[in-house]
RNA sequence: AUGAAGGUUGCGGGAGAGACCCCGAAUGGGGCGCCGAAGGAGCAAGGGCAACCGAAACUCUCAGGCAAAAGGACCGCCACCGGACG
Numbered sequence: 001a002u003g004a005a006g007g008u009u010g011c012g013g014g015a016g017a018g019a020c021c022c023c024g025a026a027u028g029g030g031g032c033g034c035c036g037a038a039g040g041a042g043c044a045a046g047g048g049c050a051a052c053c054g055a056a057a058c059u060c061u062c063a064g065g066c067a068a069a070a071g072g073a074c075c076g077c078c079a080c081c082g083g084a085c086g
Stems, first nucleotide, its partner, number of pairs: 006081003010077004018032001020031004033066003039062001040060003046053002
């Protein structure tokens, strides 16, 4: 400074999948089925002598979730922080 990337709060939007079954006083315990968009993990090209490194909305489903509420990746806007190019 006609202020980039990035970050934080607030507001708005925001999907999927059993209000399943059994025991039980219970928010506890057990069973079967299912979902991917918190978090986590895996890898292609490529790099590396090797060990290994290596993205995602892909894959897994550890965690989480499967009425509503809450949460929710991600998107938009306001404010603030930030200080790249010039």
A computed fold for an 86-nucleotide RNA from Carboxydothermus islandicus, annotated as Glycine riboswitch aptamer. Its mean pLDDT, the model's own confidence on a scale to 100, is 83. The sequence was found by an Rfam model in a public genome assembly. The source organism's lineage runs through Bacteria, Bacillati, Bacillota, Clostridia and Carboxydothermus.